A computed fold for a 71-nucleotide RNA from a Pseudomonadota bacterium, annotated as transfer RNA. Its Rfam family is "tRNA". It is annotated as a transfer RNA. Rfam links the family to the GO term triplet codon-amino acid adaptor activity. The organism belongs to Pseudomonadota, within Bacteria.

[in-house]
RNA sequence: GUCGCAAUAGUACAAUGGUAGUACAGCAGAUUGUGAGUCUGUGGACAAGGGUUCGAUUCCCUUUUGUGACU
Numbered sequence: 001g002u003c004g005c006a007a008u009a010g011u012a013c014a015a016u017g018g019u020a021g022u023a024c025a026g027c028a029g030a031u032u033g034u035g036a037g038u039c040u041g042u043g044g045a046c047a048a049g050g051g052u053u054c055g056a057u058u059c060c061c062u063u064u065u066g067u068g069a070c071u
Stems, first nucleotide, its partner, number of pairs: 001070007010024004018054001026042006047063005
């Protein structure tokens, strides 16, 4: 330099164009003599900028970051 892949919560991952979820972690409560464990509840996220669409995490373009193959 060319061609791909990936980017969603603190972490690891889901999500046919139609209200963004799960697990662990965090916080609060219950239980317990205390703690751990268990149970219940709760907060927290779509890399950035445009386009298409009634509606975009999803489709298209560009950028950024990471990663792979070739050179």